Model confidence (mean pLDDT): 86 of 100. This is a predicted structure of a 259-nucleotide part of an RNA (large-subunit ribosomal RNA, domain VI) from a metagenome. Rfam family: Bacterial large subunit ribosomal RNA. RNAcentral holds the full RNA, with entries from SILVA.

Context: one part of a larger RNA
């Protein structure tokens, strides 16, 4: 821009894409078959591999400053306690959220239709025979459907329901201002390159802060006690803490503009 008033919500599915996999074991049954050796079709059940989707409860990884330890050096006058730097975490041990796989979970199914090779029935041409000529049945991981995803720019632009509404100027064309609704703006997000999407905007828990808490680290500083001291113990389930949860208007979602 179109879809022929403007919108909101829900849909149909023309069509397109994805997937379709394989193995082993048990049973039927040591049955059918076979002299024996051997050894099934059909049917039922179980397990697994690879692949694909989703997720983070478990199991691990990461987690660039969350916690602790520690070396060198500099600084806060000194002790103690801290902070800076050491290649974009100095090194080391862990680790919440998030993101992840090697972790967890799910999937391939079933039914049907038309068929291929092939197997048939009836059956002439050709008194026989013949699956074929007329007619008719079966038959594959393949085709169509079915399963999952997208999908009305499907210009063939579909469908349903609901909302708004007939104002003003202009001779008409046209212009202006609105409605329903939407956009910008503002606070944000499990959404995101930008856009887009989604949520919220005081009639409010949207983000931050604060309180409590899950969880992480692992026992803070100060003081006291023991020890010559290094150090240890107690105070103390301590101190500190990014993303998690709940609560709370303390701060900011104001003021507005446009179609």
């Nucleotide at each position: 821009c179109g879809u022929u008033a403007g919108a909101g919500u829900a849909u149909u599915g023309c069509g397109a894409g994805g997937a379709u996999c394989c193995u082993u074991c048990c049973u039927u049954a040591g049955u059918a078959c076979g002299a024996g050796a051997g050894g099934a079709c059909c049917g039922g059940g179980a397990a697994g591999g690879a692949c694909a989707g989703a997720c983070c409860u478990c199991u691990g990884g990461u987690g660039u400053a969350c916690u602790a330890g520690u070396u060198a050096u500099c600084a806060u006058g000194c002790c103690a306690a801290u902070g800076g730097u050491a290649a974009a975490c100095g090194c080391u041990a862990g680790g919440u959220a998030g993101c992840u796989g090697u972790g967890u979970u799910u999937g391939g199914a079933a039914c049907g239709g038309a068929u291929a090779a092939c197997c048939g029935c009836u059956g002439a041409a050709a008194g026989c025979a013949u699956c074929u000529a007329a007619g008719u049945g079966g038959g594959a991981a393949g085709c169509c459907c079915a399963c999952c995803u997208c999908a009305a720019g499907a210009u063939g632009a579909g469908u349903a329901c609901u909302c708004u509404c007939a104002u003003c100027c202009u001779u008409u064309u046209g212009g202006a201002g609105u409605a329903a609704g939407g956009u910008c703006a503002c606070g944000g997000c499990a959404a995101g390159a930008c856009u887009a999407g989604c949520c919220g905007u005081u009639u409010g828990a949207u983000a931050g802060g604060u309180a409590u808490u899950a969880g992480g680290u692992c026992g803070a500083a100060g003081u006291g006690c023991a020890g010559u001291a290094a150090u240890g113990c107690a105070u103390g389930u301590a101190g500190c803490c990014g993303a998690g949860a709940u609560a709370u208007a303390c701060u900011a979602a104001u003021a507005g503009a446009c179609c």